[in-house]
RNA sequence: AUUCCGGUUGAUCCUGCCGGAGGGCACCGCUAUUGGUGUUCGCUUAAGCCAUGCGAGUCCAGAGUGGUCAUGCACUCGGCGCACGGCUCAGUAACACGCGGAGAACCUGCCCUAAGGUGGGGGAUAACCUCGGGAAACUGAGGAUAAUACCCCAUAGUUCACGAGCGCUGGAACGCCUCGUGGACGAAAGCUCCGGCGCCUUAGGAUGGCUCUGCGGCCUAUCAGGUUGUAGCGAGUGUAACGUACUCGCUAGCCGACAACGGGUACGGGCGUUGAGAGACGUCGCCCGGAGAUGAACUCUGAGACACGAGUUCAGGCCCUACGGGGCGCAGCAGGCGCGAAAACUCUGCAAUGCCGGCAACGGCGACAGGGGAACACCAAGUGCUUGCACUAUGUGCAAGCUGUUUUCAUGCCUAAAAAGCAUGGAGAGUAAGGGCUGGGUAAGACGGGUGCCAGCCGCCGCGGUAAUACCCGCAGCCCAAGUGGUGCUCGUUAUUAUUGGGCCUAAAGCGUCCGUAACCGGCUUCGUAAAUGCCUGGGGAAAUCGUGCUGCUCAACAGCACGAAGGCCCGGGUAGACUGCGAGGCUUGAGACCGGGAGAGGCCAGAGGUACUCCAGGGGUAGAGGUGAAAUUCUGUAAUCCUUGGGGGACCACCGGUGGCGAAGGCGUCUGGCUAGAACGGAUCUGACGGCGAGGGACGAAGCCCUGGGGCGCAAACGGGAUUAGAUACCCCGGUAGUCCAGGGUGUAAACGCUGCGGACUUGGUGUCGGGGGUCCUACGGGGGCUCUCGGUGCCGGAGCGAAGGUGUUAAGUCCGCCGCCUGGGGAGUACGGCCGCAAGGUUGAAACUUAAAGGAAUUGGCGGGGGAGCACCGCAACGGGAGGAGCGUGCGGUUUAAUUGGAUUCAACGCCGGGAAGCUCACCGGGUUCGACUGCUUGAUGUGGGCCAGGCUGAUGACCUUGCCUGAAUUGCAGAGAGGUGGUGCAUGGCCGCCGUCAGUUCGUACCGUAAGGCGUUCUGUUAAGUCAGAUAACGAACGAGACCCCUUUCCGCAAUUGCGACCUUCUCCUCCGGGAGGAGAGCACAUUGCGGAGACCGCUUCCGCUAAGGAAGAGGAAGGAGGGGGCAACGGUAGGUCAGUAUGCCCCGAAUUACCCGGGCUACACGCGCGCUACAAAGACCAGGACAAUGGGCAUCGACGCCGAGAGGCGAAGGCAAUCCCGAAACCUGGCCGUAGUUCGGAUCGAGGGCUGCAACUCGCCCUCGUGAAGCUGGAUUCCGUAGUAAUCGUGUCUCAAAAUGGCACGGUGAAUAUGCCCCUGCUCCUUGCACACACCGCCCGUCAAACCAUCUGAGUAGGGUCCGGAUGAGGGUAUCUCUUCCUGGGGUAUUCGAAUCCGGGCUCUGCAAGGAGGGUUAAGUCGUAACAAGGUAUCCGUAGGGGAACCUGCGGAUGGAUCACCUCCU
Repeated sequence: AUUCCGGUUGAUCCUGCCGGAGGGCACCGCUAUUGGUGUUCGCUUAAGCCAUGCGAGUCCAGAGUGGUCAUGCACUCGGCGCACGGCUCAGUAACACGCGGAGAACCUGCCCUAAGGUGGGGGAUAACCUCGGGAAACUGAGGAUAAUACCCCAUAGUUCACGAGCGCUGGAACGCCUCGUGGACGAAAGCUCCGGCGCCUUAGGAUGGCUCUGCGGCCUAUCAGGUUGUAGCGAGUGUAACGUACUCGCUAGCCGACAACGGGUACGGGCGUUGAGAGACGUCGCCCGGAGAUGAACUCUGAGACACGAGUUCAGGCCCUACGGGGCGCAGCAGGCGCGAAAACUCUGCAAUGCCGGCAACGGCGACAGGGGAACACCAAGUGCUUGCACUAUGUGCAAGCUGUUUUCAUGCCUAAAAAGCAUGGAGAGUAAGGGCUGGGUAAGACGGGUGCCAGCCGCCGCGGUAAUACCCGCAGCCCAAGUGGUGCUCGUUAUUAUUGGGCCUAAAGCGUCCGUAACCGGCUUCGUAAAUGCCUGGGGAAAUCGUGCUGCUCAACAGCACGAAGGCCCGGGUAGACUGCGAGGCUUGAGACCGGGAGAGGCCAGAGGUACUCCAGGGGUAGAGGUGAAAUUCUGUAAUCCUUGGGGGACCACCGGUGGCGAAGGCGUCUGGCUAGAACGGAUCUGACGGCGAGGGACGAAGCCCUGGGGCGCAAACGGGAUUAGAUACCCCGGUAGUCCAGGGUGUAAACGCUGCGGACUUGGUGUCGGGGGUCCUACGGGGGCUCUCGGUGCCGGAGCGAAGGUGUUAAGUCCGCCGCCUGGGGAGUACGGCCGCAAGGUUGAAACUUAAAGGAAUUGGCGGGGGAGCACCGCAACGGGAGGAGCGUGCGGUUUAAUUGGAUUCAACGCCGGGAAGCUCACCGGGUUCGACUGCUUGAUGUGGGCCAGGCUGAUGACCUUGCCUGAAUUGCAGAGAGGUGGUGCAUGGCCGCCGUCAGUUCGUACCGUAAGGCGUUCUGUUAAGUCAGAUAACGAACGAGACCCCUUUCCGCAAUUGCGACCUUCUCCUCCGGGAGGAGAGCACAUUGCGGAGACCGCUUCCGCUAAGGAAGAGGAAGGAGGGGGCAACGGUAGGUCAGUAUGCCCCGAAUUACCCGGGCUACACGCGCGCUACAAAGACCAGGACAAUGGGCAUCGACGCCGAGAGGCGAAGGCAAUCCCGAAACCUGGCCGUAGUUCGGAUCGAGGGCUGCAACUCGCCCUCGUGAAGCUGGAUUCCGUAGUAAUCGUGUCUCAAAAUGGCACGGUGAAUAUGCCCCUGCUCCUUGCACACACCGCCCGUCAAACCAUCUGAGUAGGGUCCGGAUGAGGGUAUCUCUUCCUGGGGUAUUCGAAUCCGGGCUCUGCAAGGAGGGUUAAGUCGUAACAAGGUAUCCGUAGGGGAACCUGCGGAUGGAUCACCUCCU
C1' cells in the first nucleotide's frame, strides 16, 4: 500500500465473532520554554433560573416651547429606523429544507429610470401654564399654540359591471390595449445657507418577500386500514393573492402494501469525519434557509411583525408595595446560581468594516474591531557548542572559552490605546523534558530486590500458588516528544449487511407441498415511434470548502488573486435508432389443445375374498401352562395349555415385493366394478408467446391430540402387579384404559430430509432398471425372446469443474439467466410482550435486558469403547505340581501409644525395600549437660586478654564453671557484619543412578509421491516368524535405532600347555596283609581328570511332504547338540513431574550460638489391633538312634585355623600350616539297620524357669549359643490369591555379604529330581488393522438436570404514583361576526346571539415511565446435595413431532429420520 496480526485445536483447514495496530471528536491523569495563525471555547446535561451594567437610535435643513450673551443644550409634536444585525435549536418527518420549475393567482418602504403634478380651505393637540388623584408606576381636568401631524373640496387617477373593437403576448385568454355608459373610491408639503433636499400620481426596473408544484433525503408492519371539511362541485366570506383557509348547499367520495394512518427520533442543506471508492457516521462552529424568544392566545402600527430588548390577557415563577396597586422576562455582550466529566473577562474602542439616522459634519451600535484567559487545533523554533581534566569511562562531573535563537533591561517606530512585532544597544549558558511502554500481538530486559493464586496486572490471549523478562520498586532499554497516555463515541480494519462485493447438503440459512394475485423477468421476425438510453448543445447546481499556480506575512500554518475540479443532479433544444419499452403485423421452436395404443399400490365410493388372532359352543384329553438371563406376578381341577368341529367379531392384506411403480408433498400394496385426476411415448392435427417465478392470499398436509356419534380382535401411553437394583417413578415380565378402526368436524405440526426452492439453456462418459417408440435377428409363434438406436423416469460408478473438506459430478453442490424464501458469533429464546388463528393443547409472527470468547463444520494424529477382526504372554487362561490366605515364631508396613517411638518408599512398579541383621557408635528422634564464629570494623586489653594447673565446691561426670593460688605472655570479651557446619526444606528447581511400560516389537529418517494443511505413504495387504523375521504384492525406493548378529557362561570334540592340578602304565621307599593285595610318600609321566589358551561344530545344510519353483513349516536321517541347543550381558524413540536433596554432587530458601558440634542416658525393639514377605510345623515318603557315602561355589592375617588336650555341650587352652589350584573352613537329603504305630503322639516346638558359654567399655531395657526342665497353638487352612513348562518345580544342604557379636534375609553354589500342556483368547493384559467418539490432563475422560447458597438483569403482578396524547363534558381569559342599547360627537361602555378559543377542572381511551407484596423462568459464581440422561452399540442406539407420567436428568406410547455401532443375508453398482 485496495495490508494484516492475536484468540476455538494435541495439531490442521474452514466458518465465525471478539480483540490489536490507523484517523477524528469530547472529557480526564501526569507534565509543560517561546512565538505565530484560526471561522475554536456552556453544542451534548437544564429551550433551567437570573443580581448588576451595557446591547437602538437619529434628524432643529419639518415644527413648537423652555433656557442661554451666543453656539451648544433640554422637552414635546413630527419623520425614518426599531420586522435588520445578534442569540439559540425547543418544536417540526412538513413544500420545513435541497435541486428544478410555475404564479394566466400575488405584494414590495428606502433605491434607479421615465412621464406628469404639487390648487383651495379647515379644525385640533403635546410640550408649556394653572389645578387635582396616587406610596410608586402612572394618571385626570381646565387653558394657549405650530407643523412635512390631522381633516375637507378640486384635478389627475384607481377600481368594478355591461357593451363594442381593427389589435397584442402566449402552449392556452378568463390577461393586456382602445372607446362608450353607469357605480364606487379618490393625491400632494414644505424647508433652504439658493447649491439643493423633499412631497404626490402613474409605468417600468432592481431588491426583498408570499404562494403553488415535480423529484430527493430517518427508523418502525409487534402501526393495515385511515378520513366527515374528509374528496369534489356551486354560491359566498376572507386575503396582497390562490386555495375547504372559512360559511352555506349538493354529491359520496378521497388516501393506502410504490406503505396511507399511527408510533419513535430528528431543524434541513452547503458541508464535516473516515474510507481506494461505493458507503457509513455526524452536522458544534462559518455560509444559506426555517423556527423560537418563560408556556400560550390575541392585536395594533406599519411597505414589511402577529414583533427577543412593542402592546393586551391568562398560566407558572420572581420582585416592589403605604395592601389600594404596580413591575420583570440574558436561547444579545459580560457576569452569577444550578446541572454536570465538560467549556473564558461583569476588559478596551467606535480607529477599521458594516448597519441605522442625517444634505452633511456627525451621532449611535457588547454587530464588529482589539486585548485578557484556556495544553482547542494547526504551523514554526529552542532546551546549546568547543577544549581540557577527573572518574565507577560508548557516559557523568568539574573547569575554561565561544555563540546569543529564546530570556531580561533601555530607547525609538508601529497602535484608538496597549501588547506583539521591527530597529539599535547592554547583561547573560544562564531560564526551558516529559509521558507511556519493555510476555505475545508490538519496538524495547531471561537485570537486581520485594511479594507468594496474596497484593495486584491485563483491550485480547493471559500473568501471580518461593527462582515472576507479565504484580510493586530500582537500574537499563524502546517509542513519541511540549507533549504523552487513559475513558467514551465514531469511521476504517469488516467482502461481519456484500450495488460495487457474501452466502443457505453437513458451519447460521430452502417456506412441509402445490395453486395463484400484484410485482419482476420474457422466443423468432417486419414496420413505426422515441418513453428509456447514447451523443452534441443552452441554463442552473451561491460563496466558503477542494486542486493547481502565483502573490503577501522572515518560512510555514494562514490569507489574497487567477484558473480548474466537484456537486454523480434538474430544466430546455437538437440528433442517433442497435438493445429495452410502446404501437401495429407475421411465425412456430416455448406453452397449451386434440388424436392413438400402452404402464401404474394415483384418488373417491361400493361390493367380494383370505389367513392369522380372539371370543363362544360341542367333542377329545390331563396336569400343568405361560413367561424369563433366571424367576415371579398371571392362568388352571368350575378342567387350563394342547387337538378337533362349528359359529361370532374386529383389525389387517403374507408370498409376489424389487435402491420396482404412481403421486405436488403428506402418502399409496388382496380381488372386482363404477366415477375421477395426472404423467410418459407416438402423430403429415389445431391455437399462436397464450410463458416463468410468485410478496400477500388460498388449498392439501404423517403421527399424535381435541369434539360428536359408532366400533373395539389384537396392540397399547396412563395405571395395577411381579422382577432387577443401593434405589428403579425405567429397561424385562403378567395384566390393562384412553387411543389405534369408521363417519363428520377441528388442530397444522415432524430429522414434513435428497437436511439440496422453482423454471430454462449449455458442459466428457460407463453400466443397470422401469414405461413408450423405431430397427434387426431368433422363434416352440404365444400377451415369446435376444441385440441395438432413441424419448422420458429412476439408481450406481466416475471425468473436467466446483468445494473448507467430506463429497458432488447431464437427477450438479459445474457454467450462466429469471423469480421467490431465508442467514449475519454463542447463550438468553423460538422465550416474553402484543397481534392473528384454535374448543383446548397449542400454532404463527417474534424481541430486549443481561451474559459470554468462543459456540461450530470437515478432516488428522492419538487415546478410549460393557465395537469388530487378526496375533501374542505361565508377572494370562486351560492341564498339572507346589505354595500363600488358618497356627506359632522371624521380619517389614499401617495404626495406636510414647518424652521420643527419626525420616523416606504406598496398585502392579511401597511393605526381609533404603543393601536398613539400630545394645554404644550408626542417629537423623527424645531428656539432660556442654562446645564452636576463618576474616573485617568498633569496643576491651602489659593497671595482664586468653590459655594451662594443685586443692575444694558444683555435677551422673568433667579446670566446663565457681573460690583461692601459681605458671605462661598477646591476643580477646561484647556489639555489628561475614563464615564453618546442617541426614534442615524443596526429587514439583536439578545432575547422576535406578524402577516400570518392556520376557514388548516397535521408533524414525532421506528422496520421491498424495493432500490447501495437520498429515499420509514407506511401516499397508497375503503368507510366515520369537521378532517391522523374511518372502511375494504394492507410489514408493532406500536407510538408521531397536530385533537379530555380537560378547560371556554352559554342553561335544581336537590341538597346545603342566604348577600348587592329575597321577593310568612304569620305577622306588615305608607300613599293613587273610599273601590275592591294600594304604601312604617320592620320582618318571601329561594318558585320564582339571585348569588355561586357541580352534572345530549347527546352516533347514540333507531326505520326504506342505507352501507359489518363495519365505518358511511338519516329519526324518546323521549328530554331543536341531530348528534361537540352554542360561546370561547389552537393550530403541520416548513416556511415567515414577523413586532418591537420607549415598555423593548441586540451584534456591532457611538455621547460624543454634536446625551446627560433643558427651551420658533413653528411643528406633512400645502393643488392643490390621496387612505383606518368610521360617517352623501340623507328621509314618515321617521323627528319633546307630553306622556308611558323594559336591560345587566361595572365603581367609586384628583372619581361616589343621592337629593335640580339657569340657556333656556351647566352648576353652595350646598350636603346625596358609597372603593360598599349595594350608585351613566343609555337606545334607541319601543308603543300611533299629525303634516308634496314628496318639496332640518319641509329631510340633512356641513360651517360661534354671544353669553355663561367647563377643563387646557395656548384653537390664535389647544379642547369640549350649545343657536340663517346661511343652502353647497347630491334625493341611473361607472368599480369594501367588509361582512354575525341565535339570524347571519341589526338596536337601553348602558358601558368601553385612559383621566385635548377632539370619528364618540378600546373593551365589551344588545334591536328589518330578507332574502336566505342545493348546486357546474365555478372564487379565500387550501388539497390529479397522470402526465410532461431544475424549486430548486423553474413560480415574467428558458431561446433563432438579435441589441448596450468593449476586445480577428480566417477565408477570393485587395495586399505586406520574408524564404525553386523543375524545367527551364543565368553567371559560381573550378575539371575530351580527344585532340591541347607553354615552355630548369621536374614542368608547354595557347587553344578547353565534363562532374561534388559551388555561383550569371532571370522566374515559391509547401510550410511556417509576415503585410494588407475591409469582415465574433466565444468567453468572475453584472445590455443596441427588442421581447418570448424552458422547463408544455410553451399557435400553440417538434424535424429531406429539401425548401421558415422573425428585431430577428423563421414561413410555404412536408415527418419522439416520445425523446409529455390529454381524449375517438379499439386491444393485464398480
Molecule: small-subunit ribosomal RNA
Organism: Thermoplasmatota archaeon